[in-house]
RNA sequence: GCGGGCUUAGUUCAGUGGUAGAAUGCGACUUUUCCAAAGUCGAGGUCAGGGGUUCGAAACCCCUAGCCCGCU
Numbered sequence: 001g002c003g004g005g006c007u008u009a010g011u012u013c014a015g016u017g018g019u020a021g022a023a024u025g026c027g028a029c030u031u032u033u034c035c036a037a038a039g040u041c042g043a044g045g046u047c048a049g050g051g052g053u054u055c056g057a058a059a060c061c062c063c064u065a066g067c068c069c070g071c072u
Base pairs, nucleotide, nucleotide: 001071002070003069004068005067006066007065010024011023012022013021018055026042027041028040029039030038048064049063050062051061052060
């Protein structure tokens, strides 16, 4: 230099065009003599950044950044 993959909650990941979810972690409560475990509820997201397409984009297209892999 060229090609490919990935980027979504603190963390690990779903979500293939119609207002973003799970597990785990965190907080409160219930239970227990206490802890742990279990249960209920809750908080936590400019979906890496910008632009475009579309009535509508996390998802499609382009550019940029970071990480990983391959080629030269």